Molecule: small-subunit ribosomal RNA
Organism: sediment metagenome
């Protein structure tokens, strides 16, 4: 000191969230020793038992005792301190500072005094009454206890005279003690001023209130109290009320300033079960006194009694949560006492808690085979790790033995046999806790699979999770380490330091104008603020700084410095204030002009339009996107005439004028208020803003009476639609107009308060002056005031502002402080009402926003292209077959491809194999690889069973190579046993490589530069060009790659070389040149790029077709073509076999193929291709068959030989529009061909049969020439075929195209956006459901405090008055009476608000398909209209 989070990405703005510290803590794992702190925050809830304030015989009396002593009373101090709590209290209090009208027991100091008498009582001793607790009644006695005389003064009162007022004594004879006076000193009592929490949804409060006078009362000043008298007295500088709360030094936090806070300690105040009241005393209205009154609790013989832990332990109970019914007066203090000494739960001390803060340990050296094990893993390792083992050493701690303090200079030691030392044993007794995706230090396996579950904030989990859980590693801290919780801080997120207000939250609709705060020049006086000194005082302890003491450190003495603030005195005089004199430049006024839809009345004008009368005419008008509802033959629309009525002023006009706004328009008079110019003068700071207040104030709305033509909410029809409470049409009432009176709001806007002062300019315009000019007007030139528009520094997050400021700076005022809840609800106030104004909060959300940016997107624009429409040509879509796809069937009907970009597709060939499905049957290191071990050479003949697959026998052989030999090896092939084969199983959403598709569309980048805060922008953008980001040219760009196009191949022309073949040239076939470059001419176009026309030429403007496919998109498509990761089966999800299936069939789509005929069909003649295949193969020829075929065979490894007769066409004949001599499915009989094998399921002949179909609905494909169209030929693949499928080959061979409105795609460049998963987007309201919280509500319970009114205890005052009395006033507790105010609950009632796939619509963002938005009133299932 920062960081994370809105966005596809970027700056602002703005809020959540975290990183640090604190804590009287609490929780959850964990725990070895010590020292010093600290330890009921909740129930000021109730309290068992013990302790906590007593002492003195040197004050007195009197019992017990031999006597030390005790013990009952009198008495005298104490018990008002110590000690506890924080309920109450917002000022009877607390800080800090001063003051006068006061009191003080012990204590000091100074002076004086202490002389005489009296009467009583307690204890006690009798009697008595009660259960106690206490209580009567009689006798008796003492003092420092009571009482009276005297005496006194610097005592009191009194004007004086002079009156009143004191004592206590005891003694060991040293003294202790006592009474007065006056003084200190401590301590208290009372006044005064500053300071001291929230709320104005609390704004009026007060009758002893305010003051006088007079009297009481008190130590003492007062309304403290009373008679009287006078109305006073407090408040926006916040009274009065109402919530909360002890204050303080200090404590925490912070860089300050502030903010929170007030445990511990230490000053202060308040209480003491709750209320009220005195007594006693120096001092109390009294925690461990008294009285009375209530609650509560006990004890009772029922009569009456007693009690008060917020003392110190303890205990129930509350609660997340706080301790021992310890010890001791050794010290420190503190009551009494001459002392000795008692008393002290104050205090010292321990105990018990990791509650804190401090501190030390849990060992230290050396040890690599880098041991095991444990993770992981590319199987090579790595890591855990010098860590352990192991060797050696120490002993803090620890255990046991031994001495042993300081606290206390003299006695006393609770702590304590502590604290410390010393000896000895022996590594021995001692480590966890959270974390590990970011922020934020630390990563990997494994399980789970939007489950479980995690999470501060983003956010993680849906089969490769570094984020859940587990383990192995690490990482931070260590006797703690985590999570909860409040407080600061980071927040400049309350902005005094230090925020902001055009579009993010935020300028009041506007204007006058009171308080209030700012206020203009000189000058003198004061001395309010301001500054400087000095005194005082700010307790101490705390915090800083230097020393010291405990081994250190915490903690602790001691010093200093600090306490920033108050208060008195004295001093300076610029600023401030105040005052006196004085001035004009601020403000305002006279004069003279000017402009104008400023504002109020009253009058009057024309055009339009409706109505109504007359007239002239006839069938329709009006209205829409298209119609209908309406009007019209009882005569409209239209037209002429003429009459009535309201309500607005066309053109002038405008970037214009005027007004504070709102707003303001014909023309004319009246009457009024502003402002501007110009000259001079007069007043002489008269200003300036302005909380409350006052007025004005669009449109809708109300209320009173008028008016009503036109429009027109609601309403009623007609249309649209899927509805249409809308949009569009007819009609139409309120209103819209006026008078008078109300509302009091508008996106009431420049989204921009007033007022002043500075700071380049340029243009154009209202009004005006001046100056040039001119006969005069304009033009020009200058100045003011207004109104606009571009820019310059600055300025802003940016857009944009910019002398009219959002700039620079100055006064005052309003407002803001995440989003929604909500401008709501409560309450007030104002309104006839609708309503305004003021103004929350529970709950929820982690964002909401603002500018810009890049892209998609538009029922946005411009511009351009494509067989994309359009012009054609032939088609599909209907029939029948053939063929794939759904669906259904089945044991299977194996699997993939599903819009474009699946669908004659993966398959260039399913009868068996294929093959991956079913069915059955069989085997288990397997068909297949490699490894080990035995065996046998391979292998060859052959038997039984079986459907095969295979199981289970017979027989026969012995080779190469090295070795004398034994025997080893290489290669087969069995046999056993595992390592392993396998797997067309999953995941194409893990992956590789291949493909499709936009699209052969022309786009996609980067480098440096340069602009911009940045995301990016330029480049790539303007015009022109092109099939092209092509190519020109301008320009903050310059250049470059990846596409385009070149290069490549094939074809068209010529020349050449070489070569089979058949008989040459041409021709073929392989080669190697030539040729096309807008090269040449004319126009056009910027003398450009091109472009349009021509020549020559085989080919002309990319010659023509192929190959080639830019960044990128579709999680496109394939794990079944291959290859691969994880996951999975393993006598099976692997592997062999036979049979089957893949060819099923109510349908349903896709592709094709034949076809409905006469531009044809049949038959007959007799022409013309090109590419290609052929030794397990093409097969001539010849023979035999009606064909399919069969038989024999010649040639060919091919320019030789075969496949091979091309067909359409052409010629010549039949057919005559018919379901035919068109169609040819279907079916039947026989047959031939391949193959083990044709039944489910091949093909091909021959003979019979001869079905739909007469051109095909919406709708929809293909094609721009050798192309559509039309005919035929070949090949792959294949034993054979279902090929009408696919590639390939030529043959005949056409129409058309104006052109870019429209449709589909696609480009560039713009423009709008609430979209970026990018419109198959985004989002609104009502309904339904489920959960939350607040609000309304018939009530109903409670609490709080004050009033009024009864009753009235204790005490106390005052009178009586003398017997314990009697009456009066105060007066607490209770009771009742009306409000008030807060809370609790309450059927029901309205709105929020939130929850992965509910229902209804599409309001809104794009012109969101009716531009959207604001205030208003109406209407409507909802958005809404």
């Nucleotide at each position: 000191a920062g960081a994370g989070u809105u966005u596809g990405a970027u700056c602002c703005u703005g809020g959540c969230u975290c990183a640090g510290g604190a804590c009287g803590a609490a929780c959850g794992c964990u725990g070895g020793c010590g020292g010093c702190g600290u330890g009921c925050c909740u129930a000021a809830c109730a309290c068992a038992u013990g302790c906590a304030a007593g002492u003195c015989g040197u004050a007195c009396g009197c019992u017990c005792g031999u006597a030390a002593g005790a013990g009952c009373g009198u008495g005298g101090c104490g018990a008002a301190c110590g000690g506890g709590u924080g309920a109450g209290u917002a000022a009877u209090g607390g800080u800090a500072g001063g003051g006068a009208a006061c009191g003080u027991g012990c204590c000091u100091u100074a002076u004086u005094c202490c002389g005489g008498g009296a009467a009583a009582u307690a204890c006690c001793c009798c009697a008595c009454c009660g259960a106690a607790a206490g209580g009567u009644g009689g006798g008796c006695u003492a003092a420092u206890g009571u009482c009276c005389c005297a005496u006194a003064g610097u005592c009191u009162c009194g004007c004086a005279a002079g009156a009143g007022u004191a004592a206590a004594g005891c003694u060991c004879c040293g003294g202790c003690g006592g009474a007065a006076u006056a003084a200190g000193a401590u301590c208290g009592g009372c006044c005064c001023u500053a300071c001291u929490c929230c709320u104005a949804u609390c704004a009026g409060c007060u009758a002893g209130u305010u003051g006088g006078u007079g009297a009481g009362g008190u130590a003492a000043u007062g309304g403290c109290u009373u008679a009287c008298c006078a109305a006073g007295g407090c408040g926006a500088c916040g009274a009065c009320g109402g919530g909360u709360a002890g204050c303080u030094g200090g404590a925490c936090u912070g860089a300050g300033a502030g903010g929170u806070u007030g445990a511990c300690c230490a000053g202060c105040c308040a209480c003491a079960a709750u209320g009220g009241a005195a007594c006693u005393g120096a001092g109390a209205c009294a925690c461990g006194g008294u009285c009375c009154a209530u609650a509560c609790a006990c004890c009772u013989a029922c009569g009456g009694g007693u009690g008060g832990c917020a003392g110190c332990a303890g205990u129930u109970g509350g609660g997340a949560a706080u301790a021992u019914u310890g010890c001791a007066c050794a010290a420190u203090g503190g009551g009494c006492g001459a002392c000795a000494g008692c008393c002290u739960g104050a205090u010292g001390c321990a105990g018990c808690g990791a509650c804190g803060c401090c501190g030390c340990g849990u060992g230290a050296a050396g040890g690599a085979a880098g041991a095991a094990g444990g993770c992981c893993u590319u199987c090579g390792g790595g890591u855990u790790g010098u860590a352990a083992a192991c060797u050696u050493c120490u002993u803090u701690u620890u255990u046991a033995g031994g001495g042993g303090a300081c606290g206390a200079u003299u006695g006393u030691g609770a702590c304590g046999g502590u604290a410390c030392c010393c000896u000895a044993a022996g590594a021995a007794u001692a480590a966890g806790g959270a974390c590990c995706u970011g922020c934020u230090a630390a990563c990997u396996a494994c399980g789970u699979g939007c489950c479980a579950g995690c999470a501060g904030c983003a956010g993680c989990g849906g089969u490769a999770a570094u984020a859940c859980g587990u383990a192995g590693g690490g990482u931070c801290c260590g006797a703690g380490c985590g999570u909860u919780g409040u407080c600061c801080g980071g927040a400049u997120u309350u902005a005094u330091u230090g925020g902001g207000c055009g579009u993010a939250a935020a300028g009041a609709g506007c204007a006058u104008g009171u308080a209030g705060g700012u206020g203009g020049a000189a000058a003198g006086a004061u001395a309010u603020g301001u500054c400087g000194g000095a005194u005082u005082u700010u307790a101490a302890a705390u915090c800083u700084c230097c020393a010291g003491g405990c081994u250190u450190a915490a903690c602790u003495u001691g010093g200093a410095u600090u306490u920033u603030g108050g208060a008195u005195c004295c001093g300076a005089a610029a600023c401030u204030a105040u005052u006196u004199u004085u001035c004009u430049u601020g403000a305002g006024g006279g004069u003279a002009a000017c402009a104008g839809g400023g504002g109020c009345a009253a009058g009057u004008g024309g055009a339009a339009u409706u109505a109504g009368c007359g007239g002239a005419g006839u069938a329709g008008c009006a209205g829409u996107g298209a119609a209908a509802u309406g009007c019209g033959u009882u005569g409209a629309u239209c037209u002429c005439g003429c009459u009535a009525a309201g309500a607005a002023c066309a053109c002038c006009a405008a970037u214009g004028g005027c007004g504070a706004a709102g707003g303001c328009a014909g023309c004319u008079u009246g009457c009024u208020a502003g402002g501007u110019u110009a000259c001079c003068u007069c007043u002489g700071a008269c200003a300036c803003u302005g909380a409350g207040a006052u007025g004005c104030g669009a449109a809708a709305g109300c209320g009173u009476g008028g008016g009503g033509a036109g429009c027109g909410a609601a309403c009623g029809g007609g249309a649209u639609u899927a509805g249409a409470u809308a949009c569009c049409c007819c009609g139409g009432u309120a209103g819209u107009c006026c008078a008078c009176g109300c509302c009091g709001u508008a996106a009431a806007c420049g989204a921009u308060g007033c007022a002043g002062a500075c700071u380049a300019g340029g243009u154009a315009u209202c009004a005006g002056a001046a100056g040039u000019a001119u006969c005069g007007a304009c033009c020009c030139u200058u100045c003011u005031u207004g109104u606009a528009c571009c820019a310059a520094a600055g300025c802003u997050a940016a857009c944009g502002c910019g002398u009219u400021a959002a700039g620079u700076c100055u006064g005052c005022c309003g407002c803001c402080u995440g989003g929604g809840a909500a401008g709501u609800a409560c309450g007030g106030u104002c309104g006839c009402a609708a309503g305004a104004c003021u103004a929350a909060a529970a709950c929820u959300c982690a964002a909401a926003g603002g500018a810009a940016u890049u892209g998609a997107c538009g029922g946005g624009g411009a511009c351009u292209c494509g067989c994309a429409c359009a012009a054609g040509c032939g088609g599909u879509g209907g029939a029948g077959c053939a063929u794939g796809u759904g669906g259904u069937u089945u044991a299977a009907u194996u699997c993939g491809a599903c819009g474009a970009u699946a669908a004659a597709c993966g398959a260039a060939g399913a009868a068996c194999c294929u093959u991956a499905c079913c069915a059955g049957g069989g085997a288990u290191u397997g068909a297949c690889a490699u490894c080990u071990a035995g065996a046998g050479a391979a292998c060859c003949c052959u038997g039984a069973c079986g459907a095969a697959a295979g199981u289970c026998g017979g027989g026969g052989g012995u080779g190469c190579u090295c070795g004398c030999a034994a025997g080893a090896g290489a290669g087969c092939u069995c046999u056993a046993a595992g390592a392993c084969a396998g797997g067309u199983g999953c995941u194409g959403c893990a992956c590789g490589g291949c493909u499709g598709u936009c699209g052969u569309c022309a786009g996609c980048u980067c480098g440096u530069g340069u602009c911009g805060u940045g995301a990016g922008a330029u480049g790539u953008g303007g015009c022109c060009u092109u099939a092209a980001g092509u190519g020109g040219u301008c320009a903050a760009a310059c250049g470059a790659g990846c596409g385009a196009a070149a290069c490549c191949u094939a074809u068209g022309u010529c020349c050449u070389g070489u070569g089979u073949u058949g008989a040459u040239u041409u021709u073929c076939a392989c080669g190697g040149g030539a040729g096309a470059c807008u090269g040449c001419c004319u126009c056009g176009g910027u003398u450009u790029a091109c472009g349009g026309g021509g020549a020559g030429g085989a080919a002309g403007g990319c010659g023509u077709a192929g190959a080639u496919g830019a960044c990128g998109u579709c999680a496109a498509g394939u794990c079944a073509g291959c290859g691969u990761g994880g996951c999975u089966c393993u006598u099976a999800c692997a592997c062999c076999c036979u049979g089957g299936g893949c060819u099923a069939c109510a349908c349903a789509c896709g592709u094709g193929c034949u076809a409905c005929a006469a531009u044809g069909g049949c038959a007959u003649g007799a022409a013309u291709a090109a590419a290609g295949a052929g030794u397990u193969g093409c097969a001539a020829g010849a023979u035999c068959g009606c064909a399919a075929g069969a038989u024999u065979a010649a040639g060919c490894u091919a320019a030789u030989c075969u496949c091979c007769u091309a067909a359409a066409a052409c010629u010549u004949g039949c057919c005559u529009c018919a379901g035919u001599a068109c169609g040819g499915a279907u079916u039947g009989a026989g047959g031939g061909c391949u193959g083990u094998a044709a039944u489910u399921c091949g093909c091909c002949c021959u003979c019979a049969u001869g079905a739909a179909g007469c051109u095909g609905g919406a709708a929809u494909c293909g094609c721009u020439a050798g192309u559509a169209a039309u005919c035929g030929u070949g090949g792959g693949u294949c034993a054979g075929c279902u090929a009408u499928a696919c590639c390939a080959c030529g043959g005949u061979g056409a129409a058309u195209a104006c052109g870019u409105u429209c449709u589909c795609g696609a480009g560039u460049c713009u423009u709008g956006u609430a979209c970026a998963c990018a419109c198959c987007g985004c989002c609104c309201g009502u309904c339904a459901a489920g959960u939350g919280a607040g609000c309304c509500g018939a009530g109903u319970c409670g609490g709080c405090g004050g009033g009024g009114c009864c009753c009235g205890a204790a005490c106390u005052c005052c009178a009586u008055g003398a017997a314990u009395u009697u009456g009066g006033g105060g007066a607490a507790c209770g009771g009742c009476c009306a409000a008030g105010u807060c809370g609790g609950u309450g059927a029901g009632g309205a709105g929020c608000a939130c929850u992965a796939a509910g229902u209804c619509g599409u309001a809104a963002c794009a012109a969101g398909g009716u531009a959207u938005c604001c205030g208003u009133a109406g209407g409507g299932g909802a958005a809404u209209c």